[in-house]
């Protein structure tokens, strides 16, 4: 140059076009506890970037960034 896969809280990770986007860990607050670890509960925290279909987009489409696989 061509083909393909990937890109969600601060990490990993689900998610048939439709509930307030799942869980784990992690951080923070209470609880427990003499104190700390453990444990409970509870909150914060995300769809890579532009469009486009659609009543409704993490999902379909087109394009661009990024990262990896293969061909040339």
């Nucleotide at each position: 140059g061509c083909g393909g896969a990937u890109a969600u809280g601060g990490u990993a990770u689900a998610a048939u076009g439709g509930u307030u986007a799942u869980u784990a860990c992690u951080u923070u607050a209470g609880c427990c506890u003499u104190c700390c670890a453990a444990g409970c509960u509870a909150a914060a925290a995300a769809u890579g970037c532009g469009g486009g279909u659609u009543c409704g987009a993490c999902u379909c489409c087109c394009g661009c960034u990024a990262c990896c696989c293969g061909c040339u």
Transfer RNA from Buchnera aphidicola (Takecallis taiwana), 72 nucleotides, folded computationally. The RNAcentral record of the sequence draws on ENA. Its Rfam family is "tRNA". Its family is annotated with triplet codon-amino acid adaptor activity in the Gene Ontology. From the family's description: Transfer RNA (tRNA) molecules are approximately 80 nucleotides in length. Their secondary structure includes four short double-helical elements and three loops (D, anti-codon, and T loops). Further hydrogen bonds mediate the characteristic L-shaped molecular structure. tRNAs have two regions of fundamental functional importance: the anti-codon, which is responsible for specific mRNA codon recognition, and the 3' end, to which the tRNAs corresponding amino acid is attached (by aminoacyl-tRNA synthetases). tRNAs cope with the degeneracy of the genetic code in two manners: having more than one tRNA (with a specific anti-codon) for a particular amino acid; and 'wobble' base-pairing, i.e. permitting non-standard base-pairing at the 3rd anti-codon position. The prediction has a mean pLDDT of 80.